[in-house]
Molecule: SAM riboswitch aptamer (S box leader)
Organism: Rhizocola hellebori
RNA sequence: AACUCAUCCAGAGGAGCUGAGGGAACGGCCCGUUGAAGCUCCGGCAACCACGCAGACACUGCGGUUCGGUGCCAACUCCGCCCGGGUUCAGAUCCGGAAAGAUGAGAG
Repeated sequence: AACUCAUCCAGAGGAGCUGAGGGAACGGCCCGUUGAAGCUCCGGCAACCACGCAGACACUGCGGUUCGGUGCCAACUCCGCCCGGGUUCAGAUCCGGAAAGAUGAGAG
């Protein structure tokens, strides 16, 4: 790497170094020299694990963010891609579900 489960329409950026890319692939559409990616510092968001309380205690609910392990801080996971359905002459558009991906917790 591969496997299982949960979540993904909310939220949260400044500085320094550096200097051209970035948004996973592809198609779009965007972001970027008024500074991309990366690294460092500081700040913030959130509440998965952990923690506290309660209950009908392999589980569920509530709470706080102070000290712990992660994560995250443009755009719904930026949108689409595949399948089914609705509207439409068509272009197009809407709804549902997958797939893929991300994060966490397990398992190995």